[in-house]
RNA sequence: UGACGCCGGGCGGGAGAGUCGUCGGCACCGCUGCCCCCCGGGGCCAGUAGGGCCGGGGACGCCGAAGGAGCAACCACUCCCCGGAAACUCUCAGGCCCACGAACCGCCCGGACGAG
Numbered sequence: 001u002g003a004c005g006c007c008g009g010g011c012g013g014g015a016g017a018g019u020c021g022u023c024g025g026c027a028c029c030g031c032u033g034c035c036c037c038c039c040g041g042g043g044c045c046a047g048u049a050g051g052g053c054c055g056g057g058g059a060c061g062c063c064g065a066a067g068g069a070g071c072a073a074c075c076a077c078u079c080c081c082c083g084g085a086a087a088c089u090c091u092c093a094g095g096c097c098c099a100c101g102a103a104c105c106g107c108c109c110g111g112a113c114g115a116g
Base pairs, nucleotide, nucleotide: 001116006111007110008109009108010107011106012105013104018060019059020058022056023055024054025053026052028051029050030048031047032046033044034043035042036041037040061096062095063094067092068090069089070088074084075083
């Protein structure tokens, strides 16, 4: 001087899968009421939970890429048992509008180690 690998941080990218009741809330739309005018529009600190939206819980269904668990082949062992991986499998956990987060990928910065 310092590679590969490791750790931390920043930036960018980054998938999948939902319906139905029920309860509560909100006047956005609709409707009703009232008012105004230029007569088809406007307004209301009026009402209404039909539509819509938000939230809680439930039923059934679904997804895999936090985490967790499993291992045919293969590796290791003289051989068997035991042991070992994943984006594979399971779906315990987690998730199922968007977004966020997240496995993982790229770039940059910093740290420890120190092959050559």